Predicted 3D model of an 86-nucleotide RNA (c-di-GMP-I riboswitch aptamer) from Pseudoalteromonas sp. NBT06-2. The prediction has a mean pLDDT of 90. Its Rfam family is "c-di-GMP-I riboswitch aptamer". Clan: c-di-GMP_I riboswitch clan. From the family's description: GEMM was predicted in a large-scale screen for bacterial structured RNA regulatory elements.
RNA sequence: GCUUGAAAAGGGCAAACUUAAGGAAACUUAAGUACGCAAAGCCACCGGCCUAAAGGCUAACAACCUAAGGCAGCGGAGCUACCGAG
Repeated sequence: GCUUGAAAAGGGCAAACUUAAGGAAACUUAAGUACGCAAAGCCACCGGCCUAAAGGCUAACAACCUAAGGCAGCGGAGCUACCGAG
């Protein structure tokens, strides 16, 4: 450096739910907790998914469309990293 996660050590992260705060919402943050995770570390570049405030449409409302908002614990690309084995 490449491949790999069988056993092991030190550990790491934290789903759902609850509470509080932010937000139009999706969701995020903090605390509790522990479904899971060997990149469940970082990053919205590509695909996908969620939301639809503002905007569009409408005589108006509703519905519908729309990301400049989100999801990295949906897949891919990129960057970085602990321990062991080969």
Notes
The sequence is in RNAcentral, with records from Rfam.